The RNA shown here (Bacterial large signal recognition particle RNA) has 266 nucleotides and comes from a Clostridia bacterium. It matches the Rfam family "Bacterial large signal recognition particle RNA". By type it is a non-coding RNA gene.
Parts: sequence; C1' cells; structure tokens
RNA sequence: CCAUACCAGCCGGGGAGCCAGCGGUGCCCUGCACCCGAAAUCCGCUACAGCGGGGGUGGAUCCCCCGAACGAGGACGGAUCCGAAGCGGUCCGCGAUCCGGUUUCCGUGUUGAAGAGCGGGUCCUGCGCAAUCGGGCACUGUGAACCAUGUCAGGUGGGGAACCAAGCAGCAUUAAGCAGCCGGUCCGGUGUGCCGCGGGGGCGCCUGCUCAGAGCGGGAGGCGGAACUAACGCGCGGCGGUGAAUUUCGACUUCGGGGUGUAUGG
Repeated sequence: CCAUACCAGCCGGGGAGCCAGCGGUGCCCUGCACCCGAAAUCCGCUACAGCGGGGGUGGAUCCCCCGAACGAGGACGGAUCCGAAGCGGUCCGCGAUCCGGUUUCCGUGUUGAAGAGCGGGUCCUGCGCAAUCGGGCACUGUGAACCAUGUCAGGUGGGGAACCAAGCAGCAUUAAGCAGCCGGUCCGGUGUGCCGCGGGGGCGCCUGCUCAGAGCGGGAGGCGGAACUAACGCGCGGCGGUGAAUUUCGACUUCGGGGUGUAUGG
C1' cells in the first nucleotide's frame, strides 16, 4: 500500500421556549437533509446527558479537534419618531382683553391742528304760541194730542147789548232732548313742536366768532407691560405603536492547520 471481516464515528445543524440540567416531540430559521414507533394536564436521559427497532456508510475532500472569514435568523435592549388621552401655566410662542409709547403705515390738518377766551346748543324749569284730544258755551236743524208760550178761525160759556172770558185744531215760537257744525270762544289734558320769551345749570360732547400758528387721532403693523385662557405650540409623568445603537446565541458556506483504529492474509 492492497483485500476481507469488524469497532468508533457519521447519515444534519441552530434559535427561542420548556427544564435543576441535557436532548427530543411541537414552533421558527437554515436547506445536501436514511426508515419505523411513542412523546405537552409531554417523552427519554443525568455531565459519556434522548429511548426502542431496522438500514446505509465507514478510516476519510465524507469522522474528530483548533483557528479565521461570511452571516440567515432568534434573544436581550430600549434610543428615536408617531398616536390617544391626562396634568401644568414657569418661560416664550399661539389666542383673545386692557394699558403705555409713537418707530413705520394710515387718516386728518395752513381751505387752520392742539390750546386759550367769549357765546350758542344739548339738560332742567316757568310762561306764551301752535298742534292734538276731551268737555262746556255759542251757532244751525229738529223737537210738545192735553198737562209750554203767542195768536187763536169755527164752536162754547156769561151778558139786554156793547162786550168779556176760557180755549181745541191750525200757524208761529220755544224747553228738555236728539242731531249737526265742530268754524268761533272758554276750560282741562299731553310719549306733541327745526316755534317765541325768561330763569337756572354747566361734567362731557357738538358748534359759531376771536387770538395764535403745527400738530392731532391712535385705525393697522411692530415694540414694551399687566392680567386671562389652555384649542394649538411647550413642559411633565405614565400608556400604546415603531423599534436604532450596544450586547449575545448562531444555521449555511468558505479558507487554513492538526488528529483517528482492530484482526487476518498478500
């Protein structure tokens, strides 16, 4: 070195979970993946850490060990960002309020601002006038079978007569009443008045005239301040989602180095 028989090893590994621990079943990843049986209110084992049965390979590019690279996937971790609510009001913003000042704009002002003086109005009150409403009077019309007036035909009564008396109808007039007119007059009232006269009052506002001669208003933006609010922004603490860095296990693949039999025969 070869042949035969055999032994060890190998015919997958890993993560989380379970477990005192290890391995398996179940889940997930990887992917070249012998077969059969049981296994989650589990199964087997004990650091030589699955069990039972069968098959293949078998001394090596294939088995074992060491080192390196790559690195699927998992675990730990919670940064960051987002969301829905809660609380707060320190600061600044945001929102609304007020004040100050007048930097910018705007408006107004030599066709005269602010100011000063004189006066008027707005306010109160008395009177007048007017308006309007109501009432009285006056006026017009109407208005009495008798119990109103005048005149009273006829008729009646008295008288010798002259004549006298009462008196119906009619006519005229009128009372109360009714109606009209509401023009006149008087009285009273008033959410009446570009009205007149007088008195009072004068803070504010409006206005006329005079003096004098350049500001005035604070509407908008901006600035400063005060107090308010909590929709938003901000802050705080939990919650949910997202899941970065770090740490850790690590399949597959690749590279380098090393190691491993027994018997017989040639």
The gene name in the source record is ffs. The coordinates come from a structure-prediction model, not an experiment, and the mean pLDDT is 77. The organism belongs to Clostridia, within Bacteria. The sequence is in RNAcentral, with records from ENA.